This is a predicted structure of an 86-nucleotide RNA (c-di-GMP-I riboswitch aptamer) from Oceanobacillus bengalensis. The sequence was found by an Rfam model in a public genome assembly. The prediction has a mean pLDDT of 85. Its Rfam family is "c-di-GMP-I riboswitch aptamer". Rfam describes the family as follows. GEMM was predicted in a large-scale screen for bacterial structured RNA regulatory elements. The organism belongs to Oceanobacillus, within Bacteria. The model forms 95% of the base pairs in the Rfam consensus.

RNA sequence: AUCAGAAAAAGGCAAACCUAUUGAGAAAUAGGGACGCAAAGCUACAGAUCAUAGGUUGAGGAACCUAAGAUGGCUGUGCUGCCUGA
Numbered sequence: 001a002u003c004a005g006a007a008a009a010a011g012g013c014a015a016a017c018c019u020a021u022u023g024a025g026a027a028a029u030a031g032g033g034a035c036g037c038a039a040a041g042c043u044a045c046a047g048a049u050c051a052u053a054g055g056u057u058g059a060g061g062a063a064c065c066u067a068a069g070a071u072g073g074c075u076g077u078g079c080u081g082c083c084u085g086a
Base pairs, nucleotide, nucleotide: 002086003085004084005083012037013036017032018031019030020029021028022027035073041079042078045076046075047074048071049070050069052067053066054065055064056063057062
């Protein structure tokens, strides 16, 4: 350096839920709390999902397009990292 792994050791993160705040909403932030995680570290480029407004089609359910958002603990890509083994 590359590949594999989480058995050991040192650690790390923090789901649901509750409280407060922000937001039209999805959701986010802080505190509490642990379902889990070998990248559950960072990254919104691609896909997917969620949600708002407008438009088109449709009897309707709903589908498609545009704009502006969210989700990295949905997946992929990219970057970085502890330990062990080969």